[in-house]
Context: one part of a larger RNA
Parts: sequence; C1' cells; structure tokens
RNA sequence: GCCGGCGACUCGUAAUUUUUGGCGUGGUUAAAGAAAUUUUCUGUAGCCAGAGUGAAAACAAGUCUGAAAGGGGCGUAGGAACUCGUCAAAAAUUACGGACCCGAACCCGAGUGAUCUAACCAUGACCAGGAGGAAGCCAGGGUAAAACUUUGUGGACGUCCGAACCGACCGAUGUUGAAAAAUCGGCGGAUGAGUUGUGGUUAGGGGUGAAAUGCCAAUCGAACUCGGAGCUAGCUGGUUCUCCCCGAAAUGCGUUGUGGCGCAGCAAUUAUAGAAGAUCUAUUAAGGGGUAGAGCACUGUUUCGGUGCGGGCCAGUCAAAUGGUACCAAACUGUCGCAAACUCCGAAUACUUAAAUAGAAUACCUAUAAAAAGUGAGACUUUGGGGGAUAAGCUCCAAAGUCAAGAGGGAAACAGCCCAGAUCAUCAGCUAAGGCCCCUAAAUAAUUGCUAAGUGUUAAAGGAAGUCUCCACGCUGAAACAGCUAGAAGGUUCGCUUAGAAGCAGCAACUCCUUGAAAGAAUGCGUAAUAGCUCACUGGUCGAUAAGCAUGGAUGCGCCGAAAAUGUCUGGGACUAAGCGAUUUGCCGAAGCUAUGAGGUCCAUUUGGGCCGGUAGGGGAGCGUUCUGUUUUCGAGGUGAAGGUCUAUUGAAAAAGAGGCUGGAUCAAACAGAAGUGAGAAUGUUGGC
Repeated sequence: GCCGGCGACUCGUAAUUUUUGGCGUGGUUAAAGAAAUUUUCUGUAGCCAGAGUGAAAACAAGUCUGAAAGGGGCGUAGGAACUCGUCAAAAAUUACGGACCCGAACCCGAGUGAUCUAACCAUGACCAGGAGGAAGCCAGGGUAAAACUUUGUGGACGUCCGAACCGACCGAUGUUGAAAAAUCGGCGGAUGAGUUGUGGUUAGGGGUGAAAUGCCAAUCGAACUCGGAGCUAGCUGGUUCUCCCCGAAAUGCGUUGUGGCGCAGCAAUUAUAGAAGAUCUAUUAAGGGGUAGAGCACUGUUUCGGUGCGGGCCAGUCAAAUGGUACCAAACUGUCGCAAACUCCGAAUACUUAAAUAGAAUACCUAUAAAAAGUGAGACUUUGGGGGAUAAGCUCCAAAGUCAAGAGGGAAACAGCCCAGAUCAUCAGCUAAGGCCCCUAAAUAAUUGCUAAGUGUUAAAGGAAGUCUCCACGCUGAAACAGCUAGAAGGUUCGCUUAGAAGCAGCAACUCCUUGAAAGAAUGCGUAAUAGCUCACUGGUCGAUAAGCAUGGAUGCGCCGAAAAUGUCUGGGACUAAGCGAUUUGCCGAAGCUAUGAGGUCCAUUUGGGCCGGUAGGGGAGCGUUCUGUUUUCGAGGUGAAGGUCUAUUGAAAAAGAGGCUGGAUCAAACAGAAGUGAGAAUGUUGGC
C1' cells in the first nucleotide's frame, strides 16, 4: 500500500411540543400487597385539570393599583371545530450525566527503581619500558666552627616520553548502520583530584551534581508503574443505505469578545388569519431632501488691477506741522479661481404614500403563533466613495450581479466576465452570447471606404513632407513654386564708440535721401580692419500638350519612441484579408426555447395548468441487516437449506427475485415489535498478502 473483519448521535431520569390510542358521569395511580404471575386485581397517599388577582394579609368572576365611584394591568365572559382535560406510547428537542467517536500536554494519590548513571562508605585489584634528577646523606676541598664548594650517593614529582588502562579534540565512513553513537586514521591523560572489581548508602515537592538543568535503567525544566480517569479540549480529524420537496448565511448589536457564544436578521415545517387584501412591474399623482453639478451670498482660501486706513523709508523742523515715495498693506471695489467637515442655488435616480390606472402569477404574498436549524472567515466584477501612491489578485463601506450552493455554450486553457438556470429520454427543429479559410460546426458571402505597418496580434510624453478626408487663408495663364542666368548701385567708411568698427564687436536713431526694373544704413558666412561670398529684392529664361504652389488648422488609419534572460507564437496553421470602419442577407451555435414521449409533485378537478440546479440545513417516503412474536388450512429443505460465485432479467433507487456451478444442513415470506442496524476515508484498529 491493497483486501477482509471491527469502527462513531446511545442509554437513564425529568421536562416541552406534535402524532396516535384509552377514558371523560374529569383523568391517573406511586410505594406496597395479592393472584390464574411477561398480565390482572387491590391500593385514591399523591399529581394534573377544574378560578383568578395581589408581594402579602386577603378578596373572589373578579382582583390589584389608588383618596377615588374614573382610568389602567391581569383575569372572567364571548367565538368555528371533540374544542378542551388527563393517562400512556412513539417521534423531535432540551437539561443533568463520559452523552456522537478518537486525540492531549498537564495536575493529584499510592507504590517500584541507584544491576545504567551521580556522589559517598567498606574491602580488594591494576598502572610495560624509558627520561629528567629536589631534599637528605657519604667522601674530598674549605672554615676557629659554620657557611660554601667538588665528585658521588640518593630517588622527590597532581614532572617528561610512551603501551596496557581511562578518555573523546579532528577528519572520513556509517545514517532502512555491523552498532538506537560504532568503525578506521590521527588525538589527550597515563603515580594520580588516577583507573577498576565486589558489597553497600542517598528516591521524585526528592536524591546526587569539580554546575552541563547534567544524571537518577536507551525516559528528566521534574523518573517509572498503577489509580483519580472515558480529566478537560471554545481545537484538529472522522461520522456508514436510497429517493422526493423546500432551501440559506458569511450581516447588525453585545460579549476578558473577534476562528467561540447570546439576541436579532435570512432557511425549513405545521397551524391560524387576511377581498376596499397583500406581492411584483410600468405610468401618473402627492411628498420631503441638500447629493452630482454649479456658485461665491456666508465660512475659509485665492489671481491681477483701482482707491489707499495704517505702517516703513526719504526730505523737512529745535521739536512739529507738512511734503515725497517704482516699499508693505487693512477695508471697499472690479476681476480669475478653489472646498468632505462652505452654500444665494440645485438635478437625475432612489425612497415614502391604508393614492390612482394598467398588467403579471391557478395564494403566488404578508402577518401571527408553535416547536426549532444552519450562518455570523466570504470571493470577484461593475458603479459611488474612504484609506493607500486617484499602487496592489490591497484594505474598509454603500448599491447591483455572479460564484459560494450552478451544470451547459462562449472567452485557446480560465470559481466570481458574456450568454443561459440542467426532472428524464430522443441519431428532431429554432435561437442566445460568440462565430462562419484549415485545424473546427457554419460565407474563401455581397456593397463601400481605410491600412502596407504582419499594423491587426500590448504602452506614454514627445517626434516626423506616411497616407485618406475636410476647413481656412494667400500666390498663380499679366506665368505662381522650384531650378538656371543677370543684377543687387550711389550719398556712405551714416553717426557714436574704438587701436580699428568700413552693412555685419557694441550703442543710438521718426532706419534717411538719390538713381532705378530692383537693391536693408543690410539675412548669414568671412576679415585685425578692408576685401570677398551670400540672402532679401528685381529682370530674363525654363515649364505645364495646362494647374498648380505655399502656410495654418480639424479628423481617420498607420510610423518612430519600444530593452530580459532555453525558440518563435493572434490558440496554431497561416492571412494583404482570413485586418480595420460602415451597410446587408444567410448560416452555425447551449442541458435556453420548441417538438414527441415518460415520471414526480402542487393547485384545480371538467378537459387542464404551474413547478421539479442545489452546499449548510429543514421536511417527507422507502430499501436492507440481526433478534423476538403471530400466521403460513402440514411454509421451503439430501429430488440439496444457509453461504460463495457467474449470468442475464425486474424496479426511479436503496434493492429484488430467477437460472447455472459450488456448498452440504439449515432457512424463508407476510404482518408487527426491539435494535450492538448499513463505511472509503478518522497519520483509525485488527488479520492476511
């Protein structure tokens, strides 16, 4: 891991509700007792009902409050129906118990452990070999005697090197190991605070500890065993047959509360009530509003002017007065703006109405009551906003939708987008979104423009004689525009400045006048300054088989701007349309709609009509397993039971019966009853492989 078995809402007591039954001349017994002992009888203690009100005394169809005769509260009365009462059974729910099952870490009690290990006690054992050579001592020298000194001797030492022994610093191997800590190669101590045998002592709120929270039997921030104990678990996991009907929530308030609860909201079931009924849609009517927008009348903010209170500065004076001011500036005034916490104004929507009209649905709707669920982590999209950076698949509100709990078609693939809501069947038809060259169902459809970029098939500021359309203005057959050719002069080197300044460093100027077809006191280059070249401006030529040229603006579609890590890519092939815009006709396309047939359910009942996606959850109806009772006029069974296996059949399903083979002795059906009553999941448990 697989297969088989086992494996989780139970039982007791009490209460509430519903259903069924008994009784109602109210119902019923409990303990206990008796007997024809799985039932019956006795037993009337007690309980419920039968009258309420008040805190109570108490009064009573009333009573309480109260000064009260009023008012009010709770009752009586009334009202359709065997309503209502009581006892029992069943079901559902709740409370208390282990209370659906499995699961802690812990806490407490009583015991068992020092054969591991820590420390200690008693008694024993062990440490190859080598090296260094303390004190002391002998002898010699030396001294008055010592000291001192030399050679020996001696053998101290938590001394040195290094085996056994003890340890464990490094690396490798090993890591389902040879081993739940080892092996190999190196390494430290090795006469000591050394190592070790045997026996003993200390015990868990404790011991022991050269101290690491270390060790106390592979267990230690409190050992192990059993017990309290099925501790508790607002937490995780799991919770077993079928079909039918309905069908949520992820919100508000509170909470030592935020992944939990309580109340409300929303689901389901049953009952009752609602016709001048309620629900939904559309229109109309009547309403209130202060949002969007707008505005500046208020509150604030704010641009540029005018007038200029006051101030600064300057002048003036002995001090002033006074005067000046291209400074600041109140207030007033004109003007451009801004605002969630501004409003002189002010929509559209939305909302309200026991208003009206029309329409929709076979009560659909609403309210009340009863008993009584789940939810209270939401997600994305669109719109209006707050936070953030007008970031986030971000976060928080509001209004919708979808998903959640929704399958089907489209978007290549894609919970939340677009279309559309799956009772079942069909090798029938029509459509939606979206599509119609091939992959791939349907147009290589039609008309008409645009695009040349593979734009289409990602992006901005910005840039550009890309190209289409339109508008404005100017020039042009008296020849425009471009090209070529010729001219572009004189006063004058204008004046000033300057070393120089001559059209062209700079300054100033009503920047002039003359000739002329035209020519600036000069557009640029150039020179030290001149010179030189050029332009404006003018003539000619050319051109065009006759219309164009220049400038500015508004659109459409394109271009550049445009860099990412394995090879490219609209889904691919490919496409110049099979791209983009406008118009048109067809077709394809879904579980939508229709057609035909079938089923269920609700309402009508007369043909008929509506409905039937579904998680949490609610309600209803069934299948099967084990056991018990009754019945099967004498149930089935060696002429083969149960069980096993294979096959087809029946039923909407759980399932059922039939036949073959196997098996070899028990078993079934109907109607009731009682449950150890259904497994695929729980790191389930047990057996096998």
Large-subunit ribosomal RNA, domain II from Rhipiliopsis peltata, 689 nucleotides, folded computationally. Model confidence (mean pLDDT): 81 of 100. A source record names the gene rnl.